[in-house]
Context: one part of a larger RNA
């Protein structure tokens, strides 16, 4: 390389958009590059293969055949691929009508709670633990009432419920805005699928500048525990957590499951629509789209999966090839740095 694979054994890129490329619906006509077929030329000889012959045999030598799977020129074929032309509507998209949604961005508003401040009541404890101590408190704490400040998060509803490509998204209102879904079948007419590079998005933590800082809390400090205790437990507490603008680009970024299209028993409940009917605040059935459970065929090493496939097929991309060394070294690219990306070998079992 091929073959074989990628839920859990090594292996799906974190996700999307999309360039080149690869692949691509129905029917008609032309061309003939691929494809098929005929002819001609060439494909040196020797060698090799097959048949025969000559040295007593063999090696060796000679003759004949075939082969040389190729290339070029030329005559045809037109199913398939390609290409050109003009068509089609089933794929794809647009339009109109309709409802669902924590989809996104920005601004404003609200109540509960914690903490702090001020004042009132009130007195000796509070807090914390397995038990304690550090800590707070007669300079009046804890508790309780009233007022105020400020930041962060939004109880109940809340749900294997919804939305989003993924990361993710949850108080309320408003503005702007993306997508999906159902119905109609008016329009375009293959405009499609995938996607190396590329570009964009990307939790938490981290970095830069400037704000903010209630609670929580790496680090640090103290108190316990313990043989020790650089921990677990407790009391404090700074970065950080929050906002704005940049950077970073990684996660068990997980469904450990790439995207796409088609086909393939059922049952059950759920979310958003549709149609029909009636016993009408609902029910039965129907049909699309999502999200669960159970289960047949099939598949699987087994577990299991099973119309949301890991089944049967198609197209394209990514990745794997014994363990360790090692996601290391070196080089390169990116980054302010931390580091990220790419990514070996010796040696060893």
């Nucleotide at each position: 390389c091929u073959g074989g694979g990628u839920g859990u054994a090594a292996a799906g890129g974190g996700a999307g958009c999309g360039u080149a490329g690869a692949c691509g619906g129905c029917a008609u006509g032309g061309c003939a590059a691929g494809u098929c077929u005929g002819a001609u030329g060439u494909g040196a000889a020797a060698g090799g293969c097959c048949g025969g012959g000559g040295c007593u045999c063999a090696a060796c030598c000679c003759c004949g055949g075939g082969a040389c799977u190729g290339c070029a020129u030329u005559g045809g074929a037109a199913a398939c691929u390609g290409u050109c032309a003009g068509g089609c509507u089933g794929g794809a998209g647009u339009g109109c009508c309709g409802g669902a949604g924590g989809g996104g961005u920005a601004a404003g508003c609200g109540g509960a709670a914690u903490u702090c401040c001020u004042g009132g009541u009130g007195u000796a404890g509070c807090g914390g633990u397995g038990a304690a101590a550090u800590g707070c408190g007669u300079a009046g704490a804890u508790a309780u009432c009233a007022g105020g400040a400020g930041g962060a998060a939004c109880a109940c509803c809340g749900g294997u419920g919804g939305c989003g490509a993924a990361g993710g998204c949850g108080g309320c209102u408003u503005a702007c805005u993306g997508g999906a879904c159902g119905g109609c079948a008016a329009c375009u007419g293959a405009c499609g699928u995938u996607g190396a590079g590329g570009c964009u998005c990307g939790a938490a933590g981290g970095c830069g500048u400037g704000g903010g800082g209630a609670g929580c809390a790496a680090a640090c400090a103290g108190g316990u525990u313990u043989a020790g205790a650089u921990a677990c437990c407790c009391u404090u507490g700074u970065a950080g957590u929050c906002c704005a603008c940049g950077c970073a680009g990684u996660a068990a970024a997980c469904g450990a499951g790439g995207a796409u299209u088609a086909a393939u028993a059922g049952g059950u409940g759920u979310c958003g629509g549709u149609g029909c009917c009636c016993c009408c605040a609902g029910g039965u059935c129907u049909u699309c789209g999502g999200g669960g459970c159970c289960g047949c065929a099939g598949c699987u090493a087994a577990c299991c999966c099973a119309a949301u496939a890991g089944u049967u097929a198609u197209u394209c991309c990514a990745c794997c090839u014994g363990g360790g060394g090692a996601g290391u070294a070196c080089g390169u690219u990116c980054g302010c740095a931390a580091g990220a990306a790419u990514g070996a070998a010796a040696c060893u079992c």